Record summary:
The RNA shown here (transfer RNA) has 75 nucleotides and comes from a Ktedonobacteria bacterium.
RNA sequence: GCCGGCGUAGCUCAGCGGCAGAGCGCCCGCCUUGUAAGCGGGGGGUCAACGGUUCAAUCCCGUUCGCCGGCUCCA
Numbered sequence: 001g002c003c004g005g006c007g008u009a010g011c012u013c014a015g016c017g018g019c020a021g022a023g024c025g026c027c028c029g030c031c032u033u034g035u036a037a038g039c040g041g042g043g044g045g046u047c048a049a050c051g052g053u054u055c056a057a058u059c060c061c062g063u064u065c066g067c068c069g070g071c072u073c074c075a
Base pairs, nucleotide, nucleotide: 001071002070003069004068005067006066007065010024011023012022013021018055026042027041028040029039030038048064049063050062051061052060
């Protein structure tokens, strides 16, 4: 340099055009003789960035950035 995959909540990941979700963690309450166990509730997101298409974009297209893998050239 070229090719491919990935980027969504604090962490691990779903969702792939039509109101953004789960588990764990966090906060509050309940339960318990007691607990890091069990039950219920709550908070938490510029969906990597910018631009384009569309009535409508996390999702499609382009560019850029970051991470991972493969290939090639030079030295």
Its Rfam family is "tRNA". Rfam links the family to the GO term triplet codon-amino acid adaptor activity. The family's RNA type in Rfam is transfer RNA. The coordinates come from a structure-prediction model, not an experiment, and the mean pLDDT is 82. The source organism's lineage runs through Bacteria, Bacillati, Chloroflexota and Ktedonobacteria.